[in-house]
Context: one part of a larger RNA
Molecule: small-subunit ribosomal RNA, 3' major domain
Organism: uncultured marine microorganism
């Protein structure tokens, strides 16, 4: 000087309380573990592994297993030696390959080059170890308020001091003090977007005035809405109180916002020999007729079981039938022009608390789509079936405002597969006495046989 402490003091945080929905009980989706298995490929493992790598395993993917096949190789680069080849027909195959016939290119400076092929070698290859040999990238403490440094000054010295201390703040944020005075990396600001106005523009968008039509349709306008460029606008600026006459706080005005105005991008020294040699990139080590290559099938899709994360219910604030209005964002090669675009919610009816008109799981049956091909193993649609479940034990999890709750809607990948991931708007709550305690942090002390 750290780190500990069932030591003390101040302080925050959806940490606790207050609330409101959940998980834990059921079925089924994923993921995992265990277990089988020829193989069920591999990493990930308290928080920070388990709907993670995977924005999508029918083959391919594909590393895994079997089976058949290859040995300068599927693929670079040099050296040698030929000029065929590419392609096409038919035969064997499970297909990778292989016999067999058929075919004879292009550019030329005439050397040769493109390209294929044979042969030997030098070498390719390797998703194989090792993340405890690395780069790079990522996760965590954490958007926590910390971490240094530079002269001075204390101290024999390690090291202190500044960074403590009063006050304050979301903040080492600012005041004031003080042997310290300066400075840096963070904090905030600049940066993106929403909220409000001016103003530039006026088509594909919008329609107040005047004509016109089923229809903003045409004609006309550019005022409004809207788009998208530029600009202003909020700084504790202004009043009142408090404060130490500071920083500040607290109450008011004005204003579309009010005290960081809401979100979002940014993540300090460092910490866990955290992850990650299987994105890539590398240093050892290992393998070369194999631990490389290629090819069909198979497996990553198994199931006595254990867990986590979802969905979807157990119903009347409800199901079901009709009626019907309103998004935002994205996609579609171009398109404010064309297409893809709701649902909940409201009203009428009907069902009357039942394992039912709840709930849909299983099974059957007949199809549909996409793709060489749905049996291992898509999805979706019809009729039949119609299971578990009547609010969930101990325990536990998000959430403080357009939040949670609930309701759809697009998109990436992708042939086809969506309850998951990314986004998009619609309807919209309660509740916060307060910090004793649980849990993490931060700052000062304090005690220590710990480093």
């Nucleotide at each position: 000087u750290g780190a500990c402490g069932g030591g003390g003091g101040c302080c925050c945080g959806c940490a606790c309380a207050a609330g409101c929905g959940g998980u834990g009980g059921a079925g089924c989706a994923c993921g995992u573990g265990g277990u089988u298995u020829a193989a069920u490929u591999c990493g990930a493992a308290g928080c920070a592994a388990c709907g993670c790598g995977c924005a999508g395993a029918a083959c391919c993917u594909u590393a895994c297993c079997u089976a058949c096949c290859c040995u300068u190789g599927a693929c670079a680069u040099g050296c040698c030696u030929g000029g065929c080849u590419a392609u096409c027909c038919a035969g064997a195959g499970a297909g990778a390959u292989u016999u067999g016939g058929a075919g004879u290119u292009c550019c030329u400076u005439c050397g040769g080059g493109a390209c294929c092929a044979g042969u030997g070698c030098a070498c390719a290859g390797g998703u194989g170890c090792u993340g405890c040999a690395u780069g790079g990238c990522u996760g965590u403490c954490g958007u926590c308020a910390g971490c240094c440094c530079g002269u001075g000054u204390c101290g024999u010295g390690a090291g202190a001091u500044g960074u403590u201390g009063g006050g304050u703040u979301a903040a080492g944020u600012c005041c004031c003090g003080c042997a310290a005075c300066g400075a840096g990396c963070g904090c905030a600001a600049c940066c993106c977007u929403c909220g409000c106005c001016u103003u530039u523009a006026g088509u594909u968008g919008c329609c107040a005035u005047c004509a016109u039509u089923u229809a903003g349709u045409u004609g006309g306008g550019c005022a409004c809405u809207c788009u998208a460029g530029a600009g202003g606008a909020a700084c504790u600026g202004c009043c009142g109180g408090u404060g130490a006459u500071a920083a500040g706080c607290c109450g008011g005005a004005g204003g579309a916002a009010g005290g960081u105005g809401g979100g979002g991008a940014u993540g300090a020294c460092g910490u866990c020999a955290a992850g990650u040699c299987c994105u890539c990139a590398u240093g050892g080590c290992c393998c070369u007729u194999a631990c490389g290559g290629g090819u069909a099938g198979g497996g990553c899709u198994a199931c006595a079981c254990a867990c986590g994360u979802g969905c979807u219910a157990c119903a009347a604030u409800g199901g079901c039938g009709g009626u019907g209005a309103c998004a935002g964002a994205g996609g579609g090669u171009u398109a404010a022009u064309c297409c893809c675009c709701a649902a909940a919610a409201a009203c009428c009816g009907u069902c009357u608390c039942a394992g039912u008109u709840c709930g849909g799981a299983u099974u059957g049956u007949u199809c549909u789509c996409u793709g060489c091909a749905a049996c291992u193993c898509g999805a979706g649609a019809g009729c039949a079936u119609g299971a578990a479940g009547u609010u969930g034990g101990a325990a536990u999890c998000g959430c403080u405002a357009g939040u949670a709750a609930u309701c759809g809607c697009g998109g990436a990948a992708c042939a086809g597969c969506a309850u998951g991931c990314c986004g998009c708007g619609g309807u919209g709550a309660a509740u916060a006495c307060g910090u004793u305690c649980c849990c993490g942090g931060g700052c000062c002390u304090u005690g220590u046989a710990c480093a």